[in-house]
This record gives sequence, structure tokens and C1' cells, in this order.
RNA sequence: GGCGGGGUAGCUCAGCCGGUUAGAGCGUCGGAAUCAUAAUCCGCAGGUCGGCGGUUCAAAUCCGCCUCCCGCUACUA
Repeated sequence: GGCGGGGUAGCUCAGCCGGUUAGAGCGUCGGAAUCAUAAUCCGCAGGUCGGCGGUUCAAAUCCGCCUCCCGCUACUA
């Protein structure tokens, strides 16, 4: 350099043949229970979906460019 996969909540991930209000588990926080702590149970908060632009009535989802991570592969003056 070429090809492929990936970036969504603090962490691990789902959602990706366009349209319900963007979700789960774990964690944090609050509460219940307990003499107390853990386990357990209940509840809340937390995201403008890596960035910019395009298409569309409508984009996490499609297209282009950029960027970061992983893998395969080529070249080596």
C1' cells in the first nucleotide's frame, strides 16, 4: 500500500435489507430486607450511536471522505 471486521451508556454487547420513544446484562446511585455487611429484591439516572458531509418526508441503519482499534496480505529502496 491492498482487502476484511469493528467504534452504540462507566464496562461487555444487541439493534444495521431506513420509520414504534435507542435497548439488555454488569456497574454507579437511592431504597427494601438484615443487629450489620455481602448476597438478594425494587427503583432512578446515565447516549444526541467515532467525526464531517451527502441521499431521503425520515438515517445508529444507505453512500462518500476522515480518524482510531483488530486481523489477513503485499512491498522493502
Description:
Model confidence (mean pLDDT): 82 of 100. A computed fold for a 77-nucleotide RNA from an Ignavibacteria bacterium, annotated as transfer RNA. It matches the Rfam family "tRNA". By type it is a transfer RNA.